[in-house]
Molecule: transfer RNA
Organism: archaeon
RNA sequence: GCCCUCGUGGCUCAGUGGUAGAGCGUGUCCUUGGUAAGGACAAGGUCGCGAGUUCAAUUCUCGCCGAGGGCU
Numbered sequence: 001g002c003c004c005u006c007g008u009g010g011c012u013c014a015g016u017g018g019u020a021g022a023g024c025g026u027g028u029c030c031u032u033g034g035u036a037a038g039g040a041c042a043a044g045g046u047c048g049c050g051a052g053u054u055c056a057a058u059u060c061u062c063g064c065c066g067a068g069g070g071c072u
Stems, first nucleotide, its partner, number of pairs: 001071007010024004018055001026042005048064005
C1' cells in the first nucleotide's frame, strides 16, 4: 500500500428497511431470624462519526475514525 471482517445498554452478543432486544451485571421489592439461592419490577442505548438513497435507515451506498485478520 491492497483486501476481508467487526463497531448496538457497564460486559458478551442478537436484530439486517417500519418507533432496539437477550443473558450476565446494577437498583428496589417479595421470600428468610439473617445470608445465599429463587421470584417480581425498574433504570440504563444520539445503534462509532458525517453525508447520501428512501415516505421511513441499527439495517442499503459513500467517506472518515477505531479494533482484529490476511497478502505483498